Description: Small-subunit ribosomal RNA, 5' domain from a bacterium, 520 nucleotides, folded computationally. It matches the Rfam family "Bacterial small subunit ribosomal RNA". The sequence was found in a public genome assembly.
Context: one part of a larger RNA
RNA sequence: GGACGAACGCUGGCGGCGUGCCUAACACAUGCAAGUCGUACGAGAAGCAUCCCUUCGGGGGUGCGGAAAGUGGCGGACGGGUGAGUAACACGUAGGUAAUCUACCCUCGAGCGGGGGAUAAUUCCGGGAAACUGGUUGUAAUACCGCAUAAUAUUCCGGUGGGACAUCCCGCUGGAAUCAAAGGAGCAAUCCACUCGAGGAUGAGCCUGCGGCCCAUUAGCUAGUUGGUGAGGUAAUGGCCCACCAAGGCUACGAUGGGUAGCUGGUCUGAGAGGACGAUCAGCCACACUGGGACUGAGAUACGGCCCAGACUCCUACGGGAGGCAGCAGUGAGGAAUAUUGCGCAAUGGACGAAAGUCUGACGCAGCAACGCCGCGUGGGCGAUGAAGCACUUUUGUGUGUAAAGCCCUGUUAGGGGGAAAGAAAAUCCGCUUACGGCGGAUUGACGGUACCUCCAGAGAAAGCUCCGGCUAACUCCGUGCCAGCAGCCGCGGUAAUACGGGGGGAGCAAGCGUUGUCC
Repeated sequence: GGACGAACGCUGGCGGCGUGCCUAACACAUGCAAGUCGUACGAGAAGCAUCCCUUCGGGGGUGCGGAAAGUGGCGGACGGGUGAGUAACACGUAGGUAAUCUACCCUCGAGCGGGGGAUAAUUCCGGGAAACUGGUUGUAAUACCGCAUAAUAUUCCGGUGGGACAUCCCGCUGGAAUCAAAGGAGCAAUCCACUCGAGGAUGAGCCUGCGGCCCAUUAGCUAGUUGGUGAGGUAAUGGCCCACCAAGGCUACGAUGGGUAGCUGGUCUGAGAGGACGAUCAGCCACACUGGGACUGAGAUACGGCCCAGACUCCUACGGGAGGCAGCAGUGAGGAAUAUUGCGCAAUGGACGAAAGUCUGACGCAGCAACGCCGCGUGGGCGAUGAAGCACUUUUGUGUGUAAAGCCCUGUUAGGGGGAAAGAAAAUCCGCUUACGGCGGAUUGACGGUACCUCCAGAGAAAGCUCCGGCUAACUCCGUGCCAGCAGCCGCGGUAAUACGGGGGGAGCAAGCGUUGUCC
């Protein structure tokens, strides 16, 4: 000198764009953050209409209606948060997988026949304070289960061509065995679903080379340890697990141990080499009260799933239960320190749905904060051999100083009035065309009556902070008297202090200026 997620002191006009718990991965009141589908399924409350009965209280039937709940499907593995742990194939980079999986999506091939038994909901009877739960009755399905059919699927037995790295891979061909399905909407055409298989796309798993912290005042470490055989397990290789056998494996090119730490693209600095860092944004990883475990599923670290144990908090009828903000707001605590319990799904994106649409604290916006960067303003011109005041003075004057006053202007911003967007063209609907889903029209804005434009009035409402001994731009007076104090270093102060405190004057930067901390 530059930089900062900064803080503190003094000061503070406006706007744009960013950024904002770095500390206690401390504890959390409250609300919201993951649902959706009635074109999978049964049943169907309130309400409305109508009919019947009536003890006039009401009860029942039919139709419309569609709530809440339930079965089923898809999603809840994404999106969002945090950085505790991790020195590791975690990350980065380059490869391998002939050792693998991949829902939804795309392309292609083939198929979708015929049956069955349940169960939630419901009814009734219970248990329990509650959370919840037992029995009975009872029904449907795209829920569940046999049967049929079936291959380029799987397994086994053969023949054969090519490839590879011991395993095996890609084809052609013969035989045997095994394995599938679901319907819904529509008058229909058809559309959406369903099953098996091949390929693609996407996503993921596993393996390997190389790379990136400190300590040797850590020198030896290791028994599933290292390898083999067999068996198990997995989508898949493998001591991943197990039995047996062998005695290996790592290490001064730093093993093992300890400390620290999420990694990267990048950020800051620097001429560069390098050094330091890893907030925001993006990729990967890990975690979700602490520890452990599996289930479901195409996929699980399963944040707002389950089970067990623990700590903590809450409810309890003392028998037993409920909970997990490192989601968005917000509270307490900690701290030098970090924001609103806001608006909207209008846009972008996501889940579900045929669609309408629903949900979405992702996201888009608004609010707060000079926290940062950038821009603008706080007025412009004229105006005295120069007012007053103040300071200094050699007592003549000099400085503040064209500064003020005064005169003439301008109208940014703020203020008031009027007008007023883009972001939104799709989906959908209507119409026309046609078979292209083509053209035209309509509808939809949180921000927001905001940006922006224009008019009105009026210099009116808007300047401070630090410094002035040298480094280092800027000097005098008074007070003080090694006191009070200053100080980044050198050093100032003991009676004329340009160094302390105040006044005047000056220098620098400016809505900021200084200080502190940290990095280069």